[in-house]
């Protein structure tokens, strides 16, 4: 220096154009003498890394920047 990959709640992690799933953790109730486990519930992303553009719509597509991995010289 040039090439693919990748970025989504705290933490993992789906979703591939029609308005964001599921898991641990977090809180709260049941159970229990008590805890842990165990059932039920609730919250949390509303700017999906940042801009900008395509589009009736954008996490999805396009450019560029910015972190992160890799490869090639």
């Nucleotide at each position: 220096g040039c090439c693919u990959c990748u970025a989504u709640g705290g933490c993992c992690a789906a979703g591939u154009g029609g308005u964001a799933a599921g898991g641990c953790g977090u809180c709260g109730c049941a159970c229990u003498c008590g805890u842990a486990a165990u059932g039920c519930g609730a919250a949390g992303a509303c700017u999906c890394g940042u801009g900008c553009g395509u589009u009736c719509g954008a996490a999805u597509c396009g450019c560029a920047c910015u972190g992160g991995a890799g490869g090639c010289a």